This is a predicted structure of a 74-nucleotide RNA (transfer RNA) from a Patescibacteria group bacterium. Its mean pLDDT, the model's own confidence on a scale to 100, is 81. Rfam family: tRNA. Rfam describes the family as follows. Transfer RNA (tRNA) molecules are approximately 80 nucleotides in length.

């Protein structure tokens, strides 16, 4: 220097053909169960969907570009 591939909650990740509330496990927080923890169960909080600009009524999704992270090639 090319080339591919990833970025979504505090983690790990999903998210169909672009469409009508952004979600799941853990984690936290309260609360109910205990003498007391643990657990178990109900409920809540937590989201610039990497960043900018574009296409469309509509964008996590499509298009440019760019930032970092791994991989290949030279």
């Nucleotide at each position: 220097g090319g080339g591919c591939a990833u970025a979504u909650a505090g983690c790990u990740c999903a998210g169909u053909u672009g469409g009508u509330u952004a979600g799941a496990g853990c984690g936290c927080u309260a609360c109910a169960u205990u003498g007391a923890c643990a657990u178990u169960g109900u409920a809540g909080a937590g989201g610039u969907c990497c960043c900018c600009u574009g296409u469309u009524c509509g964008a996590g999704u499509c298009a440019g570009g760019g930032u970092a992270u791994g991989c290949c090639c030279a």
The sequence is in RNAcentral, with records from ENA. NCBI's taxonomy places the organism under Bacteria, Bacteria candidate phyla.